[in-house]
Molecule: transfer RNA
Organism: Micrococcales bacterium
């Protein structure tokens, strides 16, 4: 230099053919316990990497850029 994959709460990942962004862990509260842990119930937390475009509507499609990983030279 060229090619490909990936980027979504604190972390790990989902999201069907474009149609209300969810799950687990963690965190916080409550219950249980002599107390803690475990368990059960509940709550908070996201400008979906950045900037544009298409569309009635974009995490999803298109373009540019950035980052991570891999391959080729």
């Nucleotide at each position: 230099g060229c090619c490909g994959a990936c980027u979504u709460g604190g972390c790990g990942c989902a999201a069907u053919u474009g149609g209300c962004a969810g799950c687990g862990c963690a965190u916080c509260g409550c219950a249980c316990u002599u107390g803690u842990a475990a368990u059960g119930c509940g709550a908070g937390g996201g400008u979906u990497g950045u900037g544009g475009g298409u569309u009635c509507g974009a995490g999803u499609c298109c373009c540019a850029c950035a980052g991570u990983c891999g391959g080729c030279u």